[in-house]
RNA sequence: UGAGUUGGCCGGGCGAUCGCGGCGGUGCGCAAGCGCUGUCGAGGAAAGUCCGGACUCCACAGGGCAGGGUGGUCGCUAACGGCGACCCGGGGCGACCCGCGGGACAGUGCCACAGAAAGCAGACCGCCACGUCUCGGCGUGGUAAGGGUGAAACGGUGGUGUAAGAGACCACCAGCGCCGCCGGUGACGGCGGCGGCUCGGUAAACCCCACCCGGAGCAAGGUCAGGAGAGCCACCUUUGGCGGCUUGCGCGGAUGUUCGAGGGCGGCCCGCCCGAGUCCGCGGGUAGACCGCACCGAGCGCGUCGGUAACGGCGCGCCCAGAUGGAUGAUUGCCGGCCGCGACGCCGCAAGGCUCGCGGUGUCACAGAAUCCGGCUUACAGGCCAACUCAUCCG
RNA sequence: GCACCACUAGCUCAAUGGUAGAGCAACUGACUCUUAAUCAGUGGGUUCGGGGUUCGAGUCCCCGGUGGUGUACCA
Repeated sequence: UGAGUUGGCCGGGCGAUCGCGGCGGUGCGCAAGCGCUGUCGAGGAAAGUCCGGACUCCACAGGGCAGGGUGGUCGCUAACGGCGACCCGGGGCGACCCGCGGGACAGUGCCACAGAAAGCAGACCGCCACGUCUCGGCGUGGUAAGGGUGAAACGGUGGUGUAAGAGACCACCAGCGCCGCCGGUGACGGCGGCGGCUCGGUAAACCCCACCCGGAGCAAGGUCAGGAGAGCCACCUUUGGCGGCUUGCGCGGAUGUUCGAGGGCGGCCCGCCCGAGUCCGCGGGUAGACCGCACCGAGCGCGUCGGUAACGGCGCGCCCAGAUGGAUGAUUGCCGGCCGCGACGCCGCAAGGCUCGCGGUGUCACAGAAUCCGGCUUACAGGCCAACUCAUCCG
Repeated sequence: GCACCACUAGCUCAAUGGUAGAGCAACUGACUCUUAAUCAGUGGGUUCGGGGUUCGAGUCCCCGGUGGUGUACCA
């Protein structure tokens, strides 16, 4: 100088005017409210809703079957399918990247087409021996080295051997199993010995093993108001009207009340518990307020200590959006960014870059809170920082 | 907000992990004076997109996209 790899961060800045939502202060007003003022007001993904929790209700959340999920090891964590480190396998010259990465010696299933044969082996062509013979073949037997098919064909190379051959035997290599020693917490790795020569793939097919999982979800759930009606009382002009009080809807059907429905599971059984309602159909009414919910939290920032790291401990500082038709907006100035054109001013062989000028552009990335957190995944103009690798050149 | 479902030819739907089909529609030809109907034939698919498992994926797994459904209280 060029080509890359990984990790982290930012993702417009400073103003002016007019508005919007929350909270606080203050003035006026009986009140509703109005005015002034202070302060806070989107994100790294607020998104997808893919996992995990907090929280709430189902009395407690019991046992078994079924069902679902996870899947190398050791750690981190409230928890996880997340994260870190390591192991194994694969890719890359390398930095590094990718892996749903338990079990195919428990059993079952499947492997299309092609091919002789796709799983207890078997033999199409071929090779060899014998028999026959009309000398081209046919029959019987042996064989699995060679050919051919396929994604995949029962170790590979060389030799001995043989009628031809073959782990039949030998040497080396690959792989599997068992044993021993060493290193490691462990996954696993290294070394040595022995064995039979050695039976494919698929579990993101059923299944087996180990571990985990009760259900529903803030429209959870709680308090209040209101109404549809119903009952009682009083009055009047009595198939009705009006007022007050109580309760909170009416009608029909089925089923049930210690012979127990139904519920605790949106599957079943057992045990235990609650238990007077439950289910279906038709009709009617309300579409409100407050809490949950935005105090303080698995909280954020900085420092320090422990740990390779994820993360944890301690100290100091901070309080940081909260609506419920849903606030976070509109106009504009300067700077910056991006796009286009130009100069031939500088660098460069060139592509192009730098500088300057002019013009355009807030559609100038992706996007936008809704119970709250921890992750994952996806979208994203442009830019910054750090570490590392390879190639070339110079010293 | 929460819970859930679907996506295959222009439309409606099939397809055991093994060459993606059917009906209607479209187009061409025949019949007809012409059209319809009828008969014969033809074309048309990145199976919503991407990645993975597998020899092989519409199908199995993961991520995303689009469309749709249910869900208030008196209960």

Predicted 3D model of RNase P RNA and transfer RNA as a complex of 470 nucleotides. It holds a member of the Rfam family "Bacterial RNase P class A". Rfam classes the family as a ribozyme.